This is a predicted structure of a 153-nucleotide RNA (c-di-AMP riboswitch aptamer (ydaO/yuaA leader)) from Desulfotomaculum sp. Rfam family: c-di-AMP riboswitch aptamer (ydaO/yuaA leader). Rfam links the family to the GO terms cyclic-di-AMP binding and regulation of gene expression. For this family Rfam cites "New RNA motifs suggest an expanded scope for riboswitches in bacterial genetic control" (Barrick et al., Proc Natl Acad Sci U S A, 2004). Rfam describes the family as follows. This family represents a conserved RNA structure found upstream of the ydaO and yuaA genes in Bacillus subtilis and related genes in other bacteria. The coordinates come from a structure-prediction model, not an experiment, and the mean pLDDT is 79.
[in-house]
Parts: sequence; structure tokens; C1' cells
RNA sequence: UUCUCUUCAGUGCUGAAUUCUUUGGCCAAACCAAAGAAGCGGGGGAACCAAGUUUAGGGGUGAAACUAAUGCGUAGAAAAAACUACGCAGAGGGAGGGUUACCUUUCAACCCAAACCCGUCAGCUAACUUCGUAAGCGUGGAAAGGAAGGUUU
Repeated sequence: UUCUCUUCAGUGCUGAAUUCUUUGGCCAAACCAAAGAAGCGGGGGAACCAAGUUUAGGGGUGAAACUAAUGCGUAGAAAAAACUACGCAGAGGGAGGGUUACCUUUCAACCCAAACCCGUCAGCUAACUUCGUAAGCGUGGAAAGGAAGGUUU
């Protein structure tokens, strides 16, 4: 001097997932546990309206619909190949979603396009009722308009 890893602090991102109070661990801060409140987010749930297909089950959170090369299995069919039907997996594509550090828009670049849950059952839905408040990360290019702050006089 460079690279990698770990820890701490600051700051920011996806997301509803933040803030505060009480008690205890513990003298105290931090932290942990339990309980509660506010805020934020989701489910169920009348009338009216809508819909009437409910084993080919159906439904929910979420941006994560949809499509499908190819492979495997079962059956048609006694064997092989090919073909047909059904089922499972699924590259790739993709509706859609996110970031580019005051905000919005445009361009450009980069990224995601999953996972899980209910359990035969749920359209909307006032009152009412119920649940969650995690997890994981590091982008910082340009232009226009708007807004805010600082310095000087």
C1' cells in the first nucleotide's frame, strides 16, 4: 500500500414489521423474558349488490400471474420404438415488483419475479371479532421542474 474476514458506530434499502410503558433477570446501562398501549398491516363477518359449478376441491399473505424446451412416471397395450391422455419436475421467457440518498417525472443501468399458510371452509360487507408487528440486505448515473437548508451582503 492492497485484499479478505469479524466487530462497533453512523446512514440507507426491501417489508406491515416501529415507538413507548410496567414487572422480573440485576445495583445500573445495554440486552433478555413476560404483560400492556399507541401506530402500522392482514383475516373472518349483515343488508344491498354480485355470483349461482362447489375432488378436476376451494381459499389466504405476497410483486412473485402466466407460458414452456426438456426429462420422468402411469395407462391405452403382450414387448420395443413412435403416438395419445393424465400426473410430477422444470431450463428459458414473462405479467408484475424494487433500487439508483429531499420529492416527482423521463431516460439509462442493475436486481427480484419466491416462499409459506388454512384444512373441505370463507364473494363484497357496517357493527362486531381475530391475528401479526419478522426476516434479510448495501444502491448512490443523467436531465427537467419543485421544495428545503447554508454562506455572504